Predicted 3D model of RNase P RNA and transfer RNA as a complex of 464 nucleotides.
[in-house]
Parts: sequence; structure tokens; C1' cells
RNA sequence: GGAGUCGACAAAACGAUCGCCGGGUCCGUUAAGGGCCGGGAGGAAAGUCCGAACACCACAGGGCAAGGUGCUCCAUAACGUGGAGUCGCGGUAACGUGAAGGAAAGUGCAACAGAAAGCAAACCGCCCGGCAUCAACCUUAGGGGCCGAUGACGGGUAAGGGUGAAACGGUGCGGUAAGAGCGCACCAGUCCUCCGGGUGACCGGAGGAGCUUGGUAAACCCCACCUGGUGCAAGACCAAAUAGAGGGGCGUUUGAGGGUUGCCCGCCCGAGCUCCCGGGUAGGUCGCAAGAGGUUUCUGGUAACAGAACCCUUAGAGGAAUGAUCGUUGUCCGGACCCCGGGUAACUGGGACCGGAAACAAAAUUCGGCUUAUUGGCGGCUUCGGCC
RNA sequence: GCUCCCAUCGUCUAGUGGUCCAGGACACCGGCCUCUCACGUCGGUAACAGGGGUUCGAACCCCCUUGGGAGCGCCA
Repeated sequence: GGAGUCGACAAAACGAUCGCCGGGUCCGUUAAGGGCCGGGAGGAAAGUCCGAACACCACAGGGCAAGGUGCUCCAUAACGUGGAGUCGCGGUAACGUGAAGGAAAGUGCAACAGAAAGCAAACCGCCCGGCAUCAACCUUAGGGGCCGAUGACGGGUAAGGGUGAAACGGUGCGGUAAGAGCGCACCAGUCCUCCGGGUGACCGGAGGAGCUUGGUAAACCCCACCUGGUGCAAGACCAAAUAGAGGGGCGUUUGAGGGUUGCCCGCCCGAGCUCCCGGGUAGGUCGCAAGAGGUUUCUGGUAACAGAACCCUUAGAGGAAUGAUCGUUGUCCGGACCCCGGGUAACUGGGACCGGAAACAAAAUUCGGCUUAUUGGCGGCUUCGGCC
Repeated sequence: GCUCCCAUCGUCUAGUGGUCCAGGACACCGGCCUCUCACGUCGGUAACAGGGGUUCGAACCCCCUUGGGAGCGCCA
């Protein structure tokens, strides 16, 4: 210097002018309006993907269904999140990444190709058997015909060929008619037993069993654990509004319907419910800002995090305010010339000048996460190249 | 704000792991027919919203993003 990887940080500052939304206080009889003081978006406020708080539902009871999670330990109010690890995969490495239980419970799926796709299977090849034909050869001329060739038949064989994403451990020796874990040695894996380490996932070692059992569960499923439902348009209070003898259906204890649960049972309420036609009102207050809140220091812990002390108080609108312009400075980018420095040089560091740029996006009950979008510079680490 | 649903040629759609470099209809383009146009007939162009994952294999299964749509007050 190049390439890469990880981490934390900032989201320009100051001033002037003109504005915007809440709050407090004062003037104003009230109102309109005005003065003063103080506050006013984010790292993601976003997507609404998880988890909670909170609120309501006559109860949170049972069964089925449905959905979710899925290595270990820890953290936490909780989580599908985080931390630390284990194992697998990728990378030279730093490091990244994994919906990572079960396929020797059961069911299913695997196009095309291939002989065969899940428990076996014989297309070519190899081997054996008897049969037929043929040739050498033998012959007492009727025939015989070892070894061999060819053909069809019956069987054996998964070593070799070829197909495929995937073909039932690998290498060697023995063995065999030919072969084969058929036997043996070594290697790989699985299972069992024991020993050691670890809280654990798991790791290391010794011995044994020829045990070699394919893939897919983001296919159904099995196992373990979790989930009552609805979401601040929850919900509480106040106000406003009156047009329903309208029409149809169902029902009144043999009980419709409701209790916002997908279904059934149970429990509770229960005389109305529902469709069509038509009508009224869509305003205010609370919920709603002190919260699983934050800064700094110390303590414990590898860490996530927890505890203690001190200090801080930090938007609350209800269609949505937090802005605009100008100046100075800072950051970045581009530009020939100018100045200073390093170097033999190529080149390079700094300064001045001119011009330009500044992202993604904006609270809507509140928190903890995840994911996605995005600008800038900084630092650690890895690796490659050059020079000393 | 909250809850839910959908996305395949220009338009309406089929397809729910392999038969799909995705089928059909209308539209569009070209040829034939006709004196010409229409009709008819033959042929053609044209799509899985984007990205990642699972799988031997994805329009289809899972995750994220983008875009579009629906429902939700009170009284009687």
C1' cells in the first nucleotide's frame, strides 16, 4: 500500500431573522389576542416479525383441533431475543454461518436417465451345470469327442462397465467355480461397556460387536415444552342525537340468542335475536408519559446481565408540530495553477484558492428484541505484495 | 393506529414440488382469405413482484423486503 473481517461512535456546530406544536405564568371582565419563561423525533421513530406491560371479556374449567419453539448452560418480566460454549459447514486466516430433537416408531415422495431408487435388483460382463451344434483328434466306420468354440436354457455373482443428485463402507491379502465382511490386517463410521475431563452439550482414551442400518420431517408425523381470546378504534366517564306501533324470519322453559375463543362439553346471563328498508350522531375528558427510565462511579460475573451510591427528569399531537433562509466554521468530493516539506525519481504529506455535496427516514398507549433501509469518518485483527 | 388477505404474459386466469425454458381466453403483431375492411383461419411475441434459504430439484415450502386491497365507533 492492496484485499478482507469485526467492533464501537456520530447523525454537523454556532449566530441572526422569520415561523410551527404542547406546557407554565401574567395582562385582558370574558372571549379574541398578546407578553415572558421553559420543552419539542430516531438509530432505525420503519416493517408490524416475535415477546411483554396495561385494559376488557361471569372465571383464565376439561377435551379435540390449530399454531409456535427445538444442541448445552446461563441471562431476563418475558421471548422465536441476548451472552458464553459444543458440534457441523464455508474461508489460507481474521472470522462468518446453522429452523442443530427423532429417518434402526409408522406412512409418503424421488421427474429424467438407469438393469435396479429402498430392499433389493442381473442389462453388459464373470463363473458353474447339463443339452444341442461344430472343429481338431480317436475309431473296430456304428460312433466317441477331454481341453475348446458357438447357441439358447437353468442357476450363482454387486468385484468391473455404464446411469444418476443419490447405487448399500475403503485399501490390501487370503479365499472361491466366479465373487462377496465370506475371513483377516489397517483405516472410516455406528452401537455397547469401562476410565478420565466438563454443571452440561460434548471431548479424550481403552476394550468389545462385522454392526455398515441411504436422502427428505422449511412432507405428514412422533417426542418434549409453550400458547384462553381481543387489542388504546383495548377500556372508563361526560355530552350530543330520537323515527321506527315499517316489512320478513326464528324463539320465549322442549329456551332463540349472548358471554368477541375454530369445534364440543361444562358454567353464567337469558326474552328477545336477526335480515331488509329507513334515520340520528360521529364531539369532549381520562387512559397518556416517573418508566422492567437514563448518565457516571464502584462491586460481582469471561460475558449477556445484576446490585449499590450519587445525579438527571427527557415530545405527548389526535391527521399529526419539531421548519425555512442567510452568514461563519468544520467534514467529504473534484479541480489546472500557487506556497511549504520529504524523496535521485516516479510520487507523496500539509496549506491557501475556486466549485460542489451532505444519506435513510420522521413519534401516535408504552417498553425489550429482531429484521430491513442508510451517510460519514475511527479503531482492532487477518492476509497478500513492496522496501528497510 | 390495530387486525387480516393478495401478488403468474398488456388484461382475466390455470397450475400447490419433477410431465412447466409455465397452459388457456381476450388483446397485439405477421401470413392466408377479400376489390378493401370486418368475420374466419394459421403462426408468433409476451409473465411466476424482488432477494435469500430448505431440497437432487421451487411459480408451489420457509424467511425478509416491495406493492396493492379489506375490516374495525356509538344510538335507536
Rfam match: Bacterial RNase P class A. By type it is a ribozyme.